[in-house]
RNA sequence: AAAACAUCAAGAGUGGCGCGAGGGUUCUGACCCUUUGACCGCCCGGCAACCUGGCCCCAAAAGCCAAGGUGCCAAGGUCAGCCCGGAAACGGGACCGAUGUGGC
Numbered sequence: 001a002a003a004a005c006a007u008c009a010a011g012a013g014u015g016g017c018g019c020g021a022g023g024g025u026u027c028u029g030a031c032c033c034u035u036u037g038a039c040c041g042c043c044c045g046g047c048a049a050c051c052u053g054g055c056c057c058c059a060a061a062a063g064c065c066a067a068g069g070u071g072c073c074a075a076g077g078u079c080a081g082c083c084c085g086g087a088a089a090c091g092g093g094a095c096c097g098a099u100g101u102g103g104c
Base pairs, nucleotide, nucleotide: 004101005100006099007098008097013044015043016042017041018040022033023032024031027081028080029079030078045073046072047071050069051068052066053065054064055063077096082093083092084091085090
């Protein structure tokens, strides 16, 4: 790597520099962002608390604190596609995906 488990409607950039045309991680459609410079990269800043450390005990859970390892900082994972309920609006779920743990 795979399996497995947990989470995915909260939160956090009108910052600086570089680049220069697409981007929202298959596809299709819708919608949105984008030359007033998006996306991406670096710096700075920030959010959160999965792992980690401490409070902490025979051991564990829960809780609180910290922020070392990740992650994240437009829109619900932008929405829909398949299934279920519904007259519809809409609601729930699956699939797929992301992140963390895990593990040879």
The RNA shown here (SAM riboswitch aptamer (S box leader)) has 104 nucleotides and comes from an Acidobacteriota bacterium. It was read from a public genome assembly, where an Rfam model found it. The source organism's lineage runs through Bacteria, Pseudomonadati and Acidobacteriota. Its mean pLDDT, the model's own confidence on a scale to 100, is 81.